A computed fold for a 355-nucleotide part of an RNA from an uncultured Candidatus Micrarchaeota archaeon, annotated as small-subunit ribosomal RNA, central domain.
[in-house]
Context: one part of a larger RNA
RNA sequence: UUGGGCCUAAAGGGUUCGUAGCCGACCCUGUAAGUCCGCUGUGAAAUGUUGGGGCUUAACUCCAACGCGUGCAGUGGAUACUGCGGGGUUUGGGAGCGGGGGAGGGAAGAAGUACUUCUGGGGUAGCGGUAAAAUGCGUUGAGCCUAGAAGGACUUUCAGUGGCGAAGGCGUCUUCCCAAAACGCGUCCGACGGUGAGGAACGAAAGCUGGGGGAGCAAAUCGGAUUAGAUACCCGAGUAGUCCCAGCUGUAAAUGAUGUAGACUUUGGUGUUUCCAUGGCGUUAAGCCCUGGAAGUGCUGUAGAGUAGUUGUUAAGUCUACCGCCUGGGGAGUACGACCGCAAGGUUGAAACUU
Repeated sequence: UUGGGCCUAAAGGGUUCGUAGCCGACCCUGUAAGUCCGCUGUGAAAUGUUGGGGCUUAACUCCAACGCGUGCAGUGGAUACUGCGGGGUUUGGGAGCGGGGGAGGGAAGAAGUACUUCUGGGGUAGCGGUAAAAUGCGUUGAGCCUAGAAGGACUUUCAGUGGCGAAGGCGUCUUCCCAAAACGCGUCCGACGGUGAGGAACGAAAGCUGGGGGAGCAAAUCGGAUUAGAUACCCGAGUAGUCCCAGCUGUAAAUGAUGUAGACUUUGGUGUUUCCAUGGCGUUAAGCCCUGGAAGUGCUGUAGAGUAGUUGUUAAGUCUACCGCCUGGGGAGUACGACCGCAAGGUUGAAACUU
């Protein structure tokens, strides 16, 4: 708890979909709930103001009028805005059509070099490794050369502040299935939209369960070194794991450390990707180029913003709608409880105390 904030000081939810809620384009019309105005009733007394009275005066007190009572109810009006009802419109949104672009997702099949192992042939004493070594491998023939086989993983070059995807993420080729976005047309619907508490789905790596697989790499582990020690860094081995299928987990510096959507801006400049249009080149084919438009993606930078770094039409500028979150450091993302999970643990999430 009014506020002020959330790139880097505390703070944007990992991402999307979506329920309730909140918010919502332009025009006409009705209604009059919100809103505004008038009137009536009610709105205790005391307190307050003014005038008058009583205690010698004052404080105090009594009387009258006014004020207050910011509200509620009834009634009569107003209709700009909001709401509700009706009708219409097309710019938001959606649908459709067209030709392109893309490592977007799923499934199946195929390929490629490398690597390791095995087999055959050749061949002889070393190989390997390091700062230097040693462990290790090798005369039971290693390393090296060569021919072949098997296996699992991966996908060189192209490759690009290039592309796609909501995010996580996605990279050999072919086919099938699924999906999204941009551009162009302006054919159709006609506000159908925005956000989104709860909720649902997706969600790297590691980890877990069951079943396969196991080449390379490699937590743990063992050995060799280094060292005062060396439970490390370096070296030699090496098991889970990494891979596949089915399920679970639900977290990351899940980052642009920047929520989503919309509108606007004295200006821009310059790359790049995709689409479109005009024009030009061209062997009229593939294609290339200029200029302009749209959508992305970068760099630079004006105004502005910002404590500054910086940001700057892809805003951290100027506004609007909705959600999430923060409120000194530690204790602590801990304890307890609850929910979820096979477990590991996750989500929610304090206090004492201390400073």
Its Rfam family is "Archaeal small subunit ribosomal RNA". For this family Rfam cites "The comparative RNA web (CRW) site: an online database of comparative sequence and structure information for ribosomal, intron, and other RNAs" (Cannone et al., BMC Bioinformatics, 2002). Clan: SSU clan.